[in-house]
Context: one part of a larger RNA
RNA sequence: GAUUGAACGCUGGCGGCAUGCUUAACACAUGCAAGUCGAACGGCAGCGCGGGGAGCUUGCUCUCUGGUGGCGAGUGGCGGACGGGUGAGUAACGCGUGGGAAUCUGCCCUGUAGUGGGGGAUAACCCGAGGAAACUCGGGCUAAUACCGCAUACGACCUUCGGGUGAAAGGGCUCUUUCGGGGGACACGCUAUGGGAUGAGCCUGCGUCCGAUUAGCUAGUUGGUGAGGUAAAGGUUCACCAAGGCGACGAUCGGUAGCUGGUCUGAGAGGAUGAUCAGCCACACUGGGACUGAGAUAUGGCCCAGACUCCUACGGGAGGCAGCAGUGGGGAAUAUUGGACAAUGGGGGUAACUCUGAUCCAGCAAUGCCGCGUGUGUGAAGAAGGCCUGCGGGUUGUAAAGCACUUUCAGUGGGGAAGAUGGGCUGCGUGUAAUGAGCGCAGUUUGAUGUUACCCACAGAAGAAGCACCGGUUAACUCCGUGCCAGUAGCCGCGGUAAUACGGAGGGUGCAAGCGUUAAUC
Repeated sequence: GAUUGAACGCUGGCGGCAUGCUUAACACAUGCAAGUCGAACGGCAGCGCGGGGAGCUUGCUCUCUGGUGGCGAGUGGCGGACGGGUGAGUAACGCGUGGGAAUCUGCCCUGUAGUGGGGGAUAACCCGAGGAAACUCGGGCUAAUACCGCAUACGACCUUCGGGUGAAAGGGCUCUUUCGGGGGACACGCUAUGGGAUGAGCCUGCGUCCGAUUAGCUAGUUGGUGAGGUAAAGGUUCACCAAGGCGACGAUCGGUAGCUGGUCUGAGAGGAUGAUCAGCCACACUGGGACUGAGAUAUGGCCCAGACUCCUACGGGAGGCAGCAGUGGGGAAUAUUGGACAAUGGGGGUAACUCUGAUCCAGCAAUGCCGCGUGUGUGAAGAAGGCCUGCGGGUUGUAAAGCACUUUCAGUGGGGAAGAUGGGCUGCGUGUAAUGAGCGCAGUUUGAUGUUACCCACAGAAGAAGCACCGGUUAACUCCGUGCCAGUAGCCGCGGUAAUACGGAGGGUGCAAGCGUUAAUC
């Protein structure tokens, strides 16, 4: 000099864009953060509509009815493995980079072949029982895209090449109807299998901090054969056999640490660092375990143990903010228990839509960067006052006042985009044998932000400057006070009676909504 997720002191007008627990991976009150689908299913608790009945005050009340819109709870499907947080652990194929072969991959895209015929249950519901509660148990009824067989098998898998094994689910719309059902086409599904895309698992070359006051380490250890296990190679596991494997090119042990793209600095080489943003990894109160699933060893899922907190009728239960806010605590120190799904993206759904503390916005903080303003011109009687003085004057100083203007920003009032694409509704066309779906056009509607940006008008210089320094380094000097005291100080040093170095004043210098100090890095 540059820099910072900074803090502290003094000061503080506005806006834009960023950033904001670096400490206790300390403990957490409260609310919200993952649901959705009735076009899978039986149903109908509540709400609206329709229908029947009763009462009357004649437009209300009561009641029955799944007929209908829809829908609490339930069965079922998909999603809760994404998104969001944190950096404790980890010196490791964890990360970075370049290769590899023995693998899996829901939804999506694209082929091929199918979607036939049966069965038995079970929740909800009803009845009963236990319990303080959490919840649990027994009996009875019922449905499915839930579950299980049978048939079929192009392709798939196994094979001793003879053969053997293994699937499926329907729903909506529409026409017709003898109300049992049948037919049609479009789109949504389902089953088997091939390919793709995406994602993931595995192996490996090289690189990746300090310590030798850590020198030897290793028994599934190193390799082989066979077997088990896995989606998959492999001592991954087991049995047997051999005795290997690593190490001064630093093994092992100890300490520290998430890694990277990057960031800061520097002419570069390098050094330091890893906040925000992006990629990967790890973790979810601590430790262990599996289940489900395409995917987790998942934790806003389960089980066990532990610590802690809470409820309890003492028998037993409940919980996990390193999600967003917020509280206590720690600390020099770090924000609102805000708005909206309008946009972008994600989950579910044919869709309408719904959920989304992701996200978009707003609030707080000069924490940082950038921009703007705090007036402009004129004005010498060089006013008054202050300070200095050699008492003549000098300086503050065109500075002020005065005169003439302007009105950014803030204030008040009015106008007013873009972010809206898409979707909804209405009409028309196309489409079809016809209706509908689909497609196209026109109109209309949909914004949290938002009293938006921006524009216009109004009033008046009106509301808006500080901080540090002035001995040298280093730009900037005099007076008074003090008297090795009080103090100062980055270094040299200053102060013991004329201190440009301490304190005050006048003046000056530097930066400026900031300025200085401290800490840290180059």
Notes: A computed fold for a 522-nucleotide part of an RNA from a metagenome, annotated as small-subunit ribosomal RNA, 5' domain. Model confidence (mean pLDDT): 81 of 100.